[in-house]
RNA sequence: UCUUUAUCCAGAGUGCUUGAGGGAUCUGGCCCGUUGACAGCACAGCAACCUACGACAAAAAGCAAGGUGCUAAUUCCAGCAGCAAUUAGCUGAGUAGAUAAGGA
Repeated sequence: UCUUUAUCCAGAGUGCUUGAGGGAUCUGGCCCGUUGACAGCACAGCAACCUACGACAAAAAGCAAGGUGCUAAUUCCAGCAGCAAUUAGCUGAGUAGAUAAGGA
């Protein structure tokens, strides 16, 4: 990098450094941000995908030590299809994306 499977309306933040953009990408919207966002680091926390323990014939609940991940807003919302409709909306699927585990 490609691919398979599963999940994505729950949950969880402070400090320091830095200094202008950021919310993956495109379009539109909306939002966050010099009262310091984003990012990095430290500590703390959330969660429970994998390992361990549970465990025994096999499994599960559980646990949270280890490997990841995550800690504004549903993956921030829409984009496709169906229904409804002046506007507003609802439902579903796919693409794309993110994460985990496996394979090439």
Molecule: SAM riboswitch aptamer (S box leader)
Organism: Loigolactobacillus jiayinensis